[in-house]
RNA sequence: GUGCCCGUAGCUCAGUUUGGAUAGAGCGCCAGCCUCCGAAGCUGGAGGUCGUAGGUUCGAACCCUAUCGGGCACG
Numbered sequence: 001g002u003g004c005c006c007g008u009a010g011c012u013c014a015g016u017u018u019g020g021a022u023a024g025a026g027c028g029c030c031a032g033c034c035u036c037c038g039a040a041g042c043u044g045g046a047g048g049u050c051g052u053a054g055g056u057u058c059g060a061a062c063c064c065u066a067u068c069g070g071g072c073a074c075g
Stems, first nucleotide, its partner, number of pairs: 001074007010027004020058001029045005051067005
């Protein structure tokens, strides 16, 4: 330099197949219940402008382009 893959909550990931209605799960975090206290358990809550910037579209995490970071292969 070229090609491919990955980037979504604090962490690990799903969702991309076929664009559609408030963007989800587990763990973690906070509060309450329970308990002599804690753990476990139960209930509730906070937390995301889907790496970034443009474009297409009535509508984009999803399609297109560029770019950033990480990984693999080739040269």